[in-house]
RNA sequence: ACGGCAGGCCAGGCAGUCGCGGGCCGCUCCGGCGGCCCGAGGAAAGUCCGGACACCGCAGAGCAGGGUGCUGGUUAACGGCCAGCGGGGGAAACCCCAGGGAAAGUGCCACAGAAACGACACAGCCCCCGGCGCUCGCGUCGGUGGCAACGGUGAAAAGGUGCGGUAAGAGCGCACCAGCGGUCUGGUGACAGGCCGGCUGGGUAAACCCCACCCGGUGCAAGGCCGAAUCGGGGCGUCACGGGUUGCUCGCCCAGUCCCAGGUAGGCCGCAUGAGGCGCCCCGCGAGGGGCGUCCCAGAUGGAUGGCUGCCCACGACAGAAUCCGGCUUACGGCCUGCUACGGAC
Repeated sequence: ACGGCAGGCCAGGCAGUCGCGGGCCGCUCCGGCGGCCCGAGGAAAGUCCGGACACCGCAGAGCAGGGUGCUGGUUAACGGCCAGCGGGGGAAACCCCAGGGAAAGUGCCACAGAAACGACACAGCCCCCGGCGCUCGCGUCGGUGGCAACGGUGAAAAGGUGCGGUAAGAGCGCACCAGCGGUCUGGUGACAGGCCGGCUGGGUAAACCCCACCCGGUGCAAGGCCGAAUCGGGGCGUCACGGGUUGCUCGCCCAGUCCCAGGUAGGCCGCAUGAGGCGCCCCGCGAGGGGCGUCCCAGAUGGAUGGCUGCCCACGACAGAAUCCGGCUUACGGCCUGCUACGGAC
C1' cells in the first nucleotide's frame, strides 16, 4: 500500500432569527402575553419472538393444539445473549449449524440401476457332473451348487484400506481407521482420552411420529372515571296550570315541569420515574449481578421537531415516536482501534 476478520463510536457543527408540541413560573382586561426548560432513532421500521400492564376466563389434573430441542450459565422472560462441546467452512484472523430419538411403528428415497431395504445378482468369478471340440495346457454348451472381491448405475449399494487366507470368495483371521457396546480416568455437564469385546443394524424426523420441557384468551381502539344537547326509558307525590273523558264534582288517562339511571358526542386518566441514562467501585472469562453518587431525558390525538440567514468541513446515507420494556431481523453514510494474510523497504 492493498485484501480479509472482529469490535467500538458518530449520525453535519456553531451562531442568529421566525415558527410548532409539551411542562413550570409570573402577569392578566380571562381574549391572551412574557420568561425559563425539554422536544425522535440506531434502527423510532418489520410487527417476528419474549415480558410488563389491563380486561375476560379459570378448583385441580389430563386430552387436543402450538412452540422449543447439544451442555452449563444469564435474565422478569425468551426461539435472545454469554461461555463451552460436537460438526462444518477458511491459508489464517475468524465465521456458520432447529445440533434429542432412525434395532417403537408408519411413510418416502426421482433418474439410472440386477437390487433403494425382510437387500439383491445384470455383467461376472469358482468347484463338481455331463455332452461336443481339442494342439490334452484347455475352449464351449448344459446342469447342480458356492460367491459377492472385481465391472457397471447412483447423492447413497450392508463397514473402509492393506496383508494373509481360499477352488473362488467372505471380518474367515490380523493391523490401522470409522461406528456400536462395556469399563476406567478427567470434566458440574455436553464430551474427551485409554483399555476390552464381538465384528457392524442404509438415508430421511424444517415427513408423520416418539421423548423431554414450555404455553389460558384478547391487546392501550386494553381498560377506568366524568358526562351534555336531542330523542327515547323509568319514578313518585303533591302544589299549581293545561288537554281528554259526559254539562259539573270526584276518579282515571295524556302532556309538561321535577327527579333518576344507562348510553352517545365530548373531556380526563391510563401516558412516561423506568427490568431508566451516565460516572465510579466490587464480583464474574463473559452474558450479567451488586453498591454508591448523579441526572430527569418527547408525550401528540388531524397527531409537534421545520424554514431562513451567516461561517466552517469530510458537503451529510437509511429513515419519524403513538402503552412501555428486553431481543431478533431488515435498511443505511462515515470514522477509529485491534487481529490476520500477502507484497515492499530497513
The prediction has a mean pLDDT of 76. Predicted 3D model of a 346-nucleotide RNA (Bacterial RNase P class A) from a Thermoleophilia bacterium. Rfam family: Bacterial RNase P class A. Rfam classes the family as a ribozyme. The sequence is in RNAcentral, with records from ENA. Lineage of the source: Bacteria > Bacillati > Actinomycetota > Thermoleophilia.